TPP riboswitch aptamer (THI element) from Bacteroidetes bacterium UBA1860, 97 nucleotides, folded computationally. Taxonomically the source falls in Bacteroidota (Bacteria, Pseudomonadati).
[in-house]
RNA sequence: UCCAGCGGUUAGGGGUGCCCACACGCGGUGGGCUGAGAUUAUACCCUACGAACCUGAUCCGGGUCAUACCGGCGGAGGAAAACCAUGAAAGAUCACA
Numbered sequence: 001u002c003c004a005g006c007g008g009u010u011a012g013g014g015g016u017g018c019c020c021a022c023a024c025g026c027g028g029u030g031g032g033c034u035g036a037g038a039u040u041a042u043a044c045c046c047u048a049c050g051a052a053c054c055u056g057a058u059c060c061g062g063g064u065c066a067u068a069c070c071g072g073c074g075g076a077g078g079a080a081a082a083c084c085a086u087g088a089a090a091g092a093u094c095a096c097a
Stems, first nucleotide, its partner, number of pairs: 001092002005086001007084004011047004016041001017033006053078003059072004
């Protein structure tokens, strides 16, 4: 000096579904389910050690009042980063003796 972890800054990526009641021309209002997040964000999650998220997919199986609810598909194909600070054991490397 390198390697774990933790933190930060800036930048970037991403999703926002289902059910019930009321209202109902549309837009809505309230409650419920899963979830980090379900339309509101100065939030939340993720950024290559990348299952955040998208595609396949109006997919398959199970289950549910219903749903992207669970599992499969599947480590399949895609997918968004730089810097700063701190820095362990073992190890590696370099320098000196």